This is a predicted structure of a 135-nucleotide RNA (FMN riboswitch aptamer (RFN element)) from Thermaerobacillus caldiproteolyticus.

[in-house]
RNA sequence: AUCUAUCUUCGGGGCAGGGUGAAAUUCCCGACCGGCGGUGAUGAAACAUCUUUGUUUCUAAGCCCGCGAGCCUAAAAGGCAGGAUCUGGUGCGAGUCCAGAGCCGACAGUAUAGUCUGGAUGGGAGAAGAUGGAG
Numbered sequence: 001a002u003c004u005a006u007c008u009u010c011g012g013g014g015c016a017g018g019g020u021g022a023a024a025u026u027c028c029c030g031a032c033c034g035g036c037g038g039u040g041a042u043g044a045a046a047c048a049u050c051u052u053u054g055u056u057u058c059u060a061a062g063c064c065c066g067c068g069a070g071c072c073u074a075a076a077a078g079g080c081a082g083g084a085u086c087u088g089g090u091g092c093g094a095g096u097c098c099a100g101a102g103c104c105g106a107c108a109g110u111a112u113a114g115u116c117u118g119g120a121u122g123g124g125a126g127a128a129g130a131u132g133g134a135g
Stems, first nucleotide, its partner, number of pairs: 002134009017029003031115002033105002035067004043058006062103002070080003085101005107118003
C1' cells in the first nucleotide's frame, strides 16, 4: 500500500424579464439547474524514449451501468414509485470528444411547481481524515 473496527468532519443547484388573471416564481412566452460511485478516445502534470510512443497520477456523462432521497406498514420482510438522446463530424473504435437540435426531474401544500413553502437543524449514495488491530 491493502484489509478491518471505532470515531470525527463534510456531503444539491435553479424561474431574470414579460403575458393572462381576483389570485400563478405553479398556466403561457421565456429563463435557469444538474447529487454520489463506475466506465471513458478529453485535458493537464511527472517520468521514460533519438523519433514513434509508453507508464503513472489528477481530471472528464443529468438522459451508458449502478446508487441515494418518497409512500404503504408498529416494525421487519414484502410491495408501490424510481426520469430523460438523437442527428452530423472526427476516428480502427464515441453511449462519454466536437457541433447542432431535443428530452427529463419524488411526496405534501397552494391557481396545475425540476426551481416557492414544508417534512428537513432530518435522511443519504458516498468523500476526506484520525486512532486501534491485522499485514
The organism belongs to Thermaerobacillus, within Bacteria. The model forms 97% of the base pairs in the Rfam consensus. Its mean pLDDT, the model's own confidence on a scale to 100, is 76. Its Rfam family is "FMN riboswitch aptamer (RFN element)". From the family's description: The RFN element is a highly conserved domain that is found frequently in the 5'-untranslated regions of prokaryotic mRNAs that encode for flavin mononucleotide (FMN) biosynthesis and transport proteins.